This is a predicted structure of a 521-nucleotide part of an RNA (large-subunit ribosomal RNA, domain I) from Capsicum annuum. It matches the Rfam family "Bacterial large subunit ribosomal RNA". Taxonomically the source falls in Capsicum (Eukaryota, Streptophyta, Mesangiospermae, eudicotyledons). RNAcentral holds the full RNA, with entries from SILVA. The prediction has a mean pLDDT of 81.
Context: one part of a larger RNA
RNA sequence: GGCUUACGGUAGAUACCUAGGCACCCAGAGACGAGAAAAGGCGUAGUAAUCGACGAAAUACUUUGGGGAGUUGAAAAUAAGCAUAGAUCCGGAGAUUCCAGAAUAGGGCAACCUUUUGAACUGCUGCUGAAUCCAUGGGCAGGCAAGAAACAACUUGGGGAACUAAAAUAUCUUAGUAGCCAGAGAAAAAUAAAGCAAAGCAAUUCCCGUAGUAGCGGCGAGUAAAAUGGGAGCAGCCUAAACCAUGAAAAUAGGGUUAUGGGGGAGCAAUACAACCGUCGUGCUGCUAGGCGAAGCAACCUGAAUACUGCACCCUAGAUGGAGAAAGUCCAGUAGCCGAAAGCAUUCCUAGCUUACGCUCUGACCCGAGUAGCAUGGGGCACGUGAAAUCCCGUGUGAAUCAGCAAGGACCACUUUGCAAGGCUAAAUACUCCUGGGUGACAAUAGCGAAGUAGUACCGUAAGGGAAGGGUGAAAAUAAACCCUAUCGGGAAGUGAAGUAGAACAUGAAACUGUAAGCUC
Numbered sequence: 001g002g003c004u005u006a007c008g009g010u011a012g013a014u015a016c017c018u019a020g021g022c023a024c025c026c027a028g029a030g031a032c033g034a035g036a037a038a039a040g041g042c043g044u045a046g047u048a049a050u051c052g053a054c055g056a057a058a059u060a061c062u063u064u065g066g067g068g069a070g071u072u073g074a075a076a077a078u079a080a081g082c083a084u085a086g087a088u089c090c091g092g093a094g095a096u097u098c099c100a101g102a103a104u105a106g107g108g109c110a111a112c113c114u115u116u117u118g119a120a121c122u123g124c125u126g127c128u129g130a131a132u133c134c135a136u137g138g139g140c141a142g143g144c145a146a147g148a149a150a151c152a153a154c155u156u157g158g159g160g161a162a163c164u165a166a167a168a169u170a171u172c173u174u175a176g177u178a179g180c181c182a183g184a185g186a187a188a189a190a191u192a193a194a195g196c197a198a199a200g201c202a203a204u205u206c207c208c209g210u211a212g213u214a215g216c217g218g219c220g221a222g223u224a225a226a227a228u229g230g231g232a233g234c235a236g237c238c239u240a241a242a243c244c245a246u247g248a249a250a251a252u253a254g255g256g257u258u259a260u261g262g263g264g265g266a267g268c269a270a271u272a273c274a275a276c277c278g279u280c281g282u283g284c285u286g287c288u289a290g291g292c293g294a295a296g297c298a299a300c301c302u303g304a305a306u307a308c309u310g311c312a313c314c315c316u317a318g319a320u321g322g323a324g325a326a327a328g329u330c331c332a333g334u335a336g337c338c339g340a341a342a343g344c345a346u347u348c349c350u351a352g353c354u355u356a357c358g359c360u361c362u363g364a365c366c367c368g369a370g371u372a373g374c375a376u377g378g379g380g381c382a383c384g385u386g387a388a389a390u391c392c393c394g395u396g397u398g399a400a401u402c403a404g405c406a407a408g409g410a411c412c413a414c415u416u417u418g419c420a421a422g423g424c425u426a427a428a429u430a431c432u433c434c435u436g437g438g439u440g441a442c443a444a445u446a447g448c449g450a451a452g453u454a455g456u457a458c459c460g461u462a463a464g465g466g467a468a469g470g471g472u473g474a475a476a477a478u479a480a481a482c483c484c485u486a487u488c489g490g491g492a493a494g495u496g497a498a499g500u501a502g503a504a505c506a507u508g509a510a511a512c513u514g515u516a517a518g519c520u521c
Base pairs, nucleotide, nucleotide: 001520002519003518004517005516006515007514008513009512016471017470020442022440023439024438025437026436027435028434029432030431040099041098042055043054044053046078047077050074051073052059061094062093063092064091065090066089070082071081072080105114106113107112121147122146124142125141126140127139128138154185155183156182157181158180169218195201196200205232206231207230208229215223216222236424237423238422239368243254245252246251261367262366263365264362265361266360267359268358274355279351281349285345286344287343288342290338291337292336296311297310298309312329313328314318320332321331322330373397374396375395376394377393378392379391383409404419405418406417407416408415458465459464482491483490484489
């Protein structure tokens, strides 16, 4: 020096655990803001900082319900208190709520400054009345005064890439995707045929399917429907015009709303008691605290019994968790049942309001105009300009009114279907920052980046990037006094089931390393 064995050190793997996260399902909610929000700054406790709570009325106030013995947050200790005359705590309602922030008296490097103490700006209402008659601009005033901001995804609109695929690359693809902007709601959008179809159907939306089909396509890469069919869910309405009344007009009330065309106009005739919609109120039900809630003992082993043994019991309850090991019967609960002064929600009922009908005749009055169409340039339709319909926009042009117009994939005829140029509309559908319940997988290099001061520490001028770190014990019973010692650390003592559980603390692998003995060179 090497090897073997024994006992250690270091290290923190493994197995066990969970205080935390993840995914999905069901139900709810999608609340907020000029009555000052969201997200913050700074403060507030007898005693430092941090987190939570709160706001100069500051670790809380008032009130109203619940609850029933302790209590002054996490969080010890000490001091001083509160509480069966009901505290702390939980729910409802209210008061307070510094500064900044849409931030709004003016300014500003947010949480500050100045000040005459002002709701700034837009909108609204009223007044006034330029060039210039009307008007417009401008000016003045008013006030419980409408808006503004925030918001994860879903949604509608505006605007809109490139990497990439095409084995290069330009049309094309990625893709109307991502980033951006604006608006709205719990959903939004769409919606009551100028539709499909060719048998007929009968608003929209969503799912299955049609179908990777018909098509489109440097006919390359790729892209990509629709009708019929099966389901979910179903709901229909209002206006403009003709006519009429008032009126100088504007305007308002009645009338009217349709496609076997309807309405209006002219002339006859006479009822029906039903349905829809929203609003108010009452009650029911539910939510926001809660309450009741069955049934086991003994011996034995143990530090400790829920294990084992013996003999029992309950079950509309043998879900789950806890307690010194594994509990239906110890505790909290569970099944089941009950409960609200106050606030909120759903549905139903009641009341009120509103609405409705027939026949004949009539070509002549009305039936949404710078519209439809056309030309040209684009966009969007699965459809790349194509034979390219249908839909939308820019520029130009520019009809018809039921004896009418549009569509049925150029166009024409016949024919069928519908009635544009006004508007509203629940449900089925989409999503999850968030709340409650449930299920599943993860178990500290996993699961959210975050089980601990986590978007923290730290890095960067900045945009931005972004960690590590869990486990004494059943209970602190956390080791008094003594010895070595400057301390750290240790010895012996004591606690404990255990101290090789001693706070660098459960289990404690390997690498690495120490001591001792043996073998060997």